[in-house]
RNA sequence: GCGCGCGUAGCUCAGCGGAGAGAGCGGCUGCGUCCGAAGCAGCAGGCCGGGGGUUCGAACCCCUCCGCGCGCACCC
Numbered sequence: 001g002c003g004c005g006c007g008u009a010g011c012u013c014a015g016c017g018g019a020g021a022g023a024g025c026g027g028c029u030g031c032g033u034c035c036g037a038a039g040c041a042g043c044a045g046g047c048c049g050g051g052g053g054u055u056c057g058a059a060c061c062c063c064u065c066c067g068c069g070c071g072c073a074c075c076c
Base pairs, nucleotide, nucleotide: 001072002071003070004069005068006067007066010025011024012023013022018056027043028042029041030040031039049065050064051063052062053061
């Protein structure tokens, strides 16, 4: 330098054009208990890496930039 993949809640990931953006783990509160644990119930937390575009509508499509990973090439 070229190609491919990824970037969504604190973590691991799902969602791949429409409806209020989800799950598990973790956190918090309550129940529970002598106190706890397990278990149960509930709550909070992200506008989806940044910018632009397409569309009536974008996390999802296109362009660009940034970051990470893999492969190839070049130099030495």
The prediction has a mean pLDDT of 82. This is a predicted structure of a 76-nucleotide RNA (transfer RNA) from Cellulomonas cellasea DSM 20118. Rfam family: tRNA. Rfam classes the family as a transfer RNA. The organism belongs to Cellulomonas cellasea, within Bacteria. The sequence is in RNAcentral, with records from ENA.